Source information: The prediction has a mean pLDDT of 82. This is a predicted structure of a 336-nucleotide part of an RNA (small-subunit ribosomal RNA, central domain) from Dioscorea cayenensis subsp. rotundata.

Context: one part of a larger RNA
RNA sequence: UUGGGAGUAAAGCAUAUGUAUGUGGCUUUUUAUGCUAGGGCUCAACCCUGGACAUGCAGUGGAAACUACAAAGCUAGAGUGCGAUUGGGGCAGAGGGAAUUUUUGGUAGAGUGAUGAAAUGCAUAGUGAUAGGAAAGAACAUCAACAACAAAAGCCCUAUCAUGGGCCGACACUAACACUAAUAGAUGAAAGCUAGGGGAGCAAAUGGGAUUAGAUGCCCCAGUAGUCCUAGCUGUAAACGAUGGGUACUAGGCGUUGUGCCUAUCGACCCAGCCAAUAUUGUAGCUAAUGCAUUAAGAAUCCUACCUUGGGAGUAUGUUUGCAAGAAUGAAACUU
Numbered sequence: 001u002u003g004g005g006a007g008u009a010a011a012g013c014a015u016a017u018g019u020a021u022g023u024g025g026c027u028u029u030u031u032a033u034g035c036u037a038g039g040g041c042u043c044a045a046c047c048c049u050g051g052a053c054a055u056g057c058a059g060u061g062g063a064a065a066c067u068a069c070a071a072a073g074c075u076a077g078a079g080u081g082c083g084a085u086u087g088g089g090g091c092a093g094a095g096g097g098a099a100u101u102u103u104u105g106g107u108a109g110a111g112u113g114a115u116g117a118a119a120u121g122c123a124u125a126g127u128g129a130u131a132g133g134a135a136a137g138a139a140c141a142u143c144a145a146c147a148a149c150a151a152a153a154g155c156c157c158u159a160u161c162a163u164g165g166g167c168c169g170a171c172a173c174u175a176a177c178a179c180u181a182a183u184a185g186a187u188g189a190a191a192g193c194u195a196g197g198g199g200a201g202c203a204a205a206u207g208g209g210a211u212u213a214g215a216u217g218c219c220c221c222a223g224u225a226g227u228c229c230u231a232g233c234u235g236u237a238a239a240c241g242a243u244g245g246g247u248a249c250u251a252g253g254c255g256u257u258g259u260g261c262c263u264a265u266c267g268a269c270c271c272a273g274c275c276a277a278u279a280u281u282g283u284a285g286c287u288a289a290u291g292c293a294u295u296a297a298g299a300a301u302c303c304u305a306c307c308u309u310g311g312g313a314g315u316a317u318g319u320u321u322g323c324a325a326g327a328a329u330g331a332a333a334c335u336u
Stems, first nucleotide, its partner, number of pairs: 003308003007290002012304001014187002017184001022179002025074005035051006077177001078174004082169002085166001089163001092160001094158002096140001100136005106130002111122002149154001192233006201227002206222004244303004249298001252281002255278004285292002310335002318329004
């Protein structure tokens, strides 16, 4: 390689966009190109007619369903328009109130704080407590829901400006415009890095106090980077549904969200059902089992990244990339 695989045994890229490639709805009609002998446009390109060729397996004679090519059409895929609607979707600048800490002037006067128990700590230079004033930074209780939205990372105080997406509805329009996706470019938690701000609380490092045989820990008192903002870099996570994307197919039951419809009514609820999304339960089928089960891990098909005994090892070396930390690619000897 083949074969067989990929939720959990090795194996789905963190995610989406999209180029090449590969694959691709329905209907009707046609057979070309190249070669050669002639002919027609003043020549040529081009066009017309005839002929030959049409190769290997493996001989002859055929057919034209499918695929492909060319031409024309269609509307079920895909889009556009119109109407309505949902939502913590993203961006920006404003505003808000609890709480915390600090500070200020009062009241009052000895403890407070911490723990399993203590001590370090703070405190008559007035702590803690209490009710006012002021400032700062960060986060937004209740509502709140296995509820919503977003490609994923993620996303919740309030209102506003401009803005992306989805779903639903009736009807028009385009007419296959589609799916996938190497390379590429884009986004990408936390931590970390660079520069400038900011710094309330929390808190790696660090210093004390305990515990202990010891205690570079768990516990306590402090506390710096950091956490926050702006502009860049990094490009990784158990980045998980450990499950790649698209399309159509295959019992049900019971919920929730969105929209529209029917019924009902003064109006709403209720009741019944469609579409889209999201839970739960459970047949057939699948699975080594666990379990999955119309949101498949069923049964098909198209495209793509990946796996091939354990260790050595995500290491060495080389290359690319980064300010660095590192990241990406990625062996072998040997051993079993």

The organism belongs to Dioscorea cayenensis, within Eukaryota.